[in-house]
RNA sequence: AACUUGAGAGUUUGAUCCUGGCUCAGAACGAACGCUGGCGGCAGGCCUAACACAUGCAAGUCGAACGAGGUGCCAGAGCUUGCUCUGGUUACCUAGUGGCGCACGGGUGAGUAACGCGUGGGAACCUGCCCUUGGGUGGGGAACAACCGCUGGAAACGGCGGCUAAUACCGCAUACGCCCUUUGGGGGAAAGGCUUCGGUCGCCCAAGGAUGGUCCCGCGUCUGAUUAGCUUGUUGGUGAGGUAACGGCUCACCAAGGCGACGAUCAGUAGCUGGUCUGAGAGGAUGAUCAGCCACACUGGGACUGAGACACGGCCCAGACUCCUACGGGAGGCAGCAGUGGGGAAUAUUGGACAAUGGGGGAAACCCUGAUCCAGCCAUGCCGCGUGAGUGAAGAAGGCCUUAGGGUUGUAAAGCUCUUUCAGUCGUGAAGAUGGUGACUGUAGCGACAGAAGAAGCCCCGGCUAACUCCGUGCCAGCAGCCGCGGUAAUACGGAGGGGGCUAGCGUUGUUCGGAUUUACUGGGCGUAAAGCGCACGUAGGCGGAUCGAUCAGUCAGGGGUGAAAGGCCUGGGCUCAACCCGGGAACUGCCUUUGAUACUGUCGAUCUUGAAUCCGGGAGAGGUAAGCGGAAUUCCAAGUGUAGAGGUGAAAUUCGUAGAUAUUUGGAAGAACACCAGUGGCGAAGGCGGCUUACUGGACCGGUAUUGACGCUGAUGUGCGAAAGCGUGGGGAGCGAACAGGAUUAGAUACCCUGGUAGUCCACGCCGUAAACGAUGAUUACUCGCUGCUGGUGAUACACUAUCAGUGGCCAAGCGAAAGCGUUAAGUAAUCCACCUGGGGAGUACGCUCGCAAGAGUGAAACUCAAAGGAAUUGACGGGGGUCCGCACAAGCGGUGGAGCAUGUGGUUUAAUUCGAUGAUACGCGAGGAACCUUACCUGGGCUAGAAUGUGAGCGCAAUCUCUAGAGAUAGAGAGUUCUUCGGACGUGAAACAAGGUGCUGCAUGGCUGUCGUCAGCUCGUGCCGUGAGGUGUUGGGUUAAGUCCCGCAACGAGCGCAACCCCUACUAUUAGUUGCCAGCAUGUAAUGAUGGGGACUCUAAUAGGACUGCCUACGCAAGUAGAGAGGAAGGAGGGGACGACGUCAAGUCAUCAUGGCCCUUACGCCCAGGGCUACACACGUGCUACAAUGGAGGGUACAGAGGGUCGCUAGCCAGUGAUGGUAUGCCAAUCUCAAAAAGCCCUUCUCAGUUCGGAUUGAAGUCUGCAACUCGACUUCAUGAAGCUGGAAUCGCUAGUAAUCGCGCAUCAGCAAUGGCGCGGUGAAUACGUUCCCGGACCUUGUACACACCGCCCGUCAAGCCAUGGAAGUUGGGUAUGCCUGAAGAUGGUUGCCGUAAGGCGCUGUUUAGGGUAGAACCAGUAACUGGGGCUAAGUCGUAACAAGGUAGCCGUACCGGAAGGUGUGGCUGGAACACCUCCUUU
Repeated sequence: AACUUGAGAGUUUGAUCCUGGCUCAGAACGAACGCUGGCGGCAGGCCUAACACAUGCAAGUCGAACGAGGUGCCAGAGCUUGCUCUGGUUACCUAGUGGCGCACGGGUGAGUAACGCGUGGGAACCUGCCCUUGGGUGGGGAACAACCGCUGGAAACGGCGGCUAAUACCGCAUACGCCCUUUGGGGGAAAGGCUUCGGUCGCCCAAGGAUGGUCCCGCGUCUGAUUAGCUUGUUGGUGAGGUAACGGCUCACCAAGGCGACGAUCAGUAGCUGGUCUGAGAGGAUGAUCAGCCACACUGGGACUGAGACACGGCCCAGACUCCUACGGGAGGCAGCAGUGGGGAAUAUUGGACAAUGGGGGAAACCCUGAUCCAGCCAUGCCGCGUGAGUGAAGAAGGCCUUAGGGUUGUAAAGCUCUUUCAGUCGUGAAGAUGGUGACUGUAGCGACAGAAGAAGCCCCGGCUAACUCCGUGCCAGCAGCCGCGGUAAUACGGAGGGGGCUAGCGUUGUUCGGAUUUACUGGGCGUAAAGCGCACGUAGGCGGAUCGAUCAGUCAGGGGUGAAAGGCCUGGGCUCAACCCGGGAACUGCCUUUGAUACUGUCGAUCUUGAAUCCGGGAGAGGUAAGCGGAAUUCCAAGUGUAGAGGUGAAAUUCGUAGAUAUUUGGAAGAACACCAGUGGCGAAGGCGGCUUACUGGACCGGUAUUGACGCUGAUGUGCGAAAGCGUGGGGAGCGAACAGGAUUAGAUACCCUGGUAGUCCACGCCGUAAACGAUGAUUACUCGCUGCUGGUGAUACACUAUCAGUGGCCAAGCGAAAGCGUUAAGUAAUCCACCUGGGGAGUACGCUCGCAAGAGUGAAACUCAAAGGAAUUGACGGGGGUCCGCACAAGCGGUGGAGCAUGUGGUUUAAUUCGAUGAUACGCGAGGAACCUUACCUGGGCUAGAAUGUGAGCGCAAUCUCUAGAGAUAGAGAGUUCUUCGGACGUGAAACAAGGUGCUGCAUGGCUGUCGUCAGCUCGUGCCGUGAGGUGUUGGGUUAAGUCCCGCAACGAGCGCAACCCCUACUAUUAGUUGCCAGCAUGUAAUGAUGGGGACUCUAAUAGGACUGCCUACGCAAGUAGAGAGGAAGGAGGGGACGACGUCAAGUCAUCAUGGCCCUUACGCCCAGGGCUACACACGUGCUACAAUGGAGGGUACAGAGGGUCGCUAGCCAGUGAUGGUAUGCCAAUCUCAAAAAGCCCUUCUCAGUUCGGAUUGAAGUCUGCAACUCGACUUCAUGAAGCUGGAAUCGCUAGUAAUCGCGCAUCAGCAAUGGCGCGGUGAAUACGUUCCCGGACCUUGUACACACCGCCCGUCAAGCCAUGGAAGUUGGGUAUGCCUGAAGAUGGUUGCCGUAAGGCGCUGUUUAGGGUAGAACCAGUAACUGGGGCUAAGUCGUAACAAGGUAGCCGUACCGGAAGGUGUGGCUGGAACACCUCCUUU
């Protein structure tokens, strides 16, 4: 000192909080795979086929137990002189007899859910070798191998006969102690060897020890109840047998027990432990290597020997397999070490040595030892080291990016200066050995040498999660752990550059724990998210009031034993460090035992009354059961009156009715239900209960406080009750009414609506046992602010009361809750007991079982699939929800469109091209405010290529212009010409280069501009406050307004963008000014005219002011404000009109106005030119013009504007022409001249209802003008022609006053013109608005929502297609298990009249037991199967539209019937239904 220790993130939503799953970051591995690979140390290495095995080795040893044999040596004999024989000795060897060992060591984990293992105890036991002690070791006998002979067999292996030794075998003797015993007695042993003769090694008996083992017990030890009952030697007893020993271990008899919900039996899975991995811990997972125990040894059975086995390298039998065979018969067992085949994703050498440690035998030498020690292979793991260090900016080259400036790779490299670990070469060279002996091994270490020399990869870079750019690709190819990337600008795919991480490894996959408080003991929940049984009674169990005493089981404390070692932890030490190894310690949270404590719990005893119950007295009640009675209504029947309809609906029809309905009156019949009272009133456990009366009967409450004395609470299994529907039997049947029929509705209508109508609804008895059986809230007890209703009691009587008890409602405090909410009737604070939950779907389904007559109910999975499903609340949006309000939104009016002809735009079609864009409102007389060429972007053809235009540009000096030739022209060729200048240049040409050009694509990459909602009144912010939060408040409310306009109130106070105002035009006046405008007065003049002099009064012009503010009055109102034919005023409540368009929406429109990113084209998708096209034409639509006529047409006469334009222009006047127009000529750069005539109007005439004197299309002819040019393709004029059309279907548009309608005038563009369009101007000049029910659009508040791409939303089911897993199924295949019967090896054991042996005993025969085999019927499990059922998944299939809004018939639950499908209907229930009305209660005033 023994340790210090707990992190979260992504993903459901438009956003939020919660619930809840999925996923990730960590650690680990006996791993495998991919890429890569320098060295060393220490470890590890068939997890699968307990599959099969060739070959070699893995257990022998002892001659000092024994008899033989052989070889060598010595000696001797014979002799053929190198052979045979004999003896001896010592040495070695061999088979045999004998002893010990082979039961250890080594392997494996099949079996086993068990006293198998772990832990702690126990007794009725055994124990070779070893230790201690005591005693003994005398004397005999008979055999059997070897060997010899004969003989069988292919072999393995035998058979018969004969000889022989022992520490082999058998008697006898002895026996203190030993064993048995009836206490008299009986029984039982031995072996010798060697010797230097000292001894030593043995042997026998007995006792004790040690070691090892056997048996028994408490506790602990996986899953399934869709396994609930199991058991006959079973449980116990007595006796006997058996065992080393206890015991049903075995047997006979007796008894009927034993086990089980605290989970027996059965089934599945599994060796157990120390430990290992993970974790903060508690736990969870695991049981390789090392260690302990167990089990097994080809499969099954069996015993023998032995101290020990029922024996891995022993035996016997049976079976499967392999091998040998002469076919007769034999042999074998690697789950020992190597190794082989096989299996598998996958796991090594047929190595060395007994040197060390250990084991066996031996007296020993020694022998044996695949135990072991070493080496080999493998990055399999852990640990260590290296692949260089310093310096080095021209920030090299190259790469990549770039805003083209640069940045980055990057001190990185090169270069310079050093070093040498490791590897390499050479030399030396241990320890491991205590006397000898070293496989490893010339190893570790040490020294020397050379040289930066030989040594870096892998994964990742969208978020989680550290790390970003370019190119390629274009929902393809691909990625992906989750969320998700990819459809032309991909930090997400692939490549590159760069970066990040780890490093001789790095990633991936698999598995375990963690995170996951996501099974919650530590440490969760159950009203709405998953979850309270429909309700009660009650068994076991759990829990339990007050006081006293005893006890000490639980509990607490101390001591003792045990908790193996290794491992982990602490602390020291040894390898250079570390990994690794060694020592010591603490710990091992446990079990046993002992001593003590006694508060609490338990147990026992005694007592108590407050919990509980009883008793007495009261009142309340749709509590239950049975019987009887009553009136109203409906229907039916009969009769009367009476006549044509009735009934029903949104509207109708089916239906009833002249055979008399409906209506009405009277009488009768039948069944069912009980109006009013009636009430968030009452009763009941729940379901439920409603006319009245009677009988029987249950419970609760209040008061009294008499009795018992904890008798209590909860309640698994169990039992009973249990709406509606439904079932059975028998009744009953008025009304209602599933099914069914008909009529409607509808695209259809198996529905909603209507007319009928059967089961049923009713009664009795018996089943069923379920509901949104709900307060979605289990029962019980205690505690915790209040206010206010109702019901029943009490306080003698009456009143009062903040009185009290029980019940039943509303609001609220603390507290709780995710919130909404709950709140003494808790969802608060605590306690006890029970039930239940663990992502969504599959599915309350399948299978099995139980119940049921059936319908069905109860119990209740899995495969597969998804990344969500869900709760509450928020902001929007939406509603065939509500309220308030507005708008030419409707209504009231006026005039149109839709029909005709034409103009114009669009679609479509056509075409070489008919360029492009715009497409509901918000495209379509739109871009285009001017397409004959040009424009022009399109087509055809002809040309050009640094280009038609622009910039820089050395140099040259021309250029412009004109003429000619070719050509359709562009263009090409030729000629003439030789400018201006401030001397810089302009202008033209022009090499090279930079650089062009594109009306090509993307408006879904963009800027800018625009449309629309909408000139609608809204949209926001700061601070504060409220809410966990999204958010809310402000901005809501009461009034008012055109207005979020203003006032009042208010946890808000202020502010911004919008509104309004400021700006312009117009309506009135004043002042100033007075030409080109004006002309009253004064003059002049003319045929006439402000024509002239003059004038500023007026009009007008154009500058500055004034004026209008609900300021005044009356009424209403708190105010804001509103009303008034009010006053005044030119104008009155914004006087009229314009400009002005909040935050935003529509990926709205525009890349073709312009600008612009990216992509694309570059002798063309660029540029030039000619011609054509944009002008086409069966058709459809939009917008207009002109009409259809008499309120009109035509002819004649006549009056009055405003605003504009004009020098490449407008043009007077005059002349010509019917006219368009032409000619001539004048004025005017404009209040001067001119376009210019205004038209409708008014007056006169004519036409007289007709396809016309309406209408003017179309066509013919002739012209005019513009222009280079009117063919395609202009406008205008004249003459002629004279179409459709007689007021327009469904539908639809505009407009509220100087407006609609109607009439003309001007301008832009422009050579001309398609203009009937567009933009302006004035003239004439109405009608109507009761009103807000409805249609459309909008604003605010509120409500519902399953929508958020926001209702053009979401979404359900059948059918069709593909894929996947699964249920049923005639059958079929396999497996283990149990049972009956038959058969039955080896072995053991019992019997035995036969045989052998001197004996012990053996053989034979036979009984029992039994592996295995055969057979039979079962149950169980698994595989497979024609066919069949539903389920899940899958961008764009079919049919409908069931649900979400009142979802267009409110929805849902149970049940029954019906239907292509969602579903419909009946019946009862629920609110988890909107809206309105009423009632009750509450809050505020």
Predicted 3D model of a 1485-nucleotide RNA (small-subunit ribosomal RNA) from Ekhidna sp. NCBI's taxonomy places the organism under Bacteria, Pseudomonadati, Cytophagales, Reichenbachiellaceae, Ekhidna. The sequence is in RNAcentral, with records from ENA and SILVA. The coordinates come from a structure-prediction model, not an experiment, and the mean pLDDT is 84.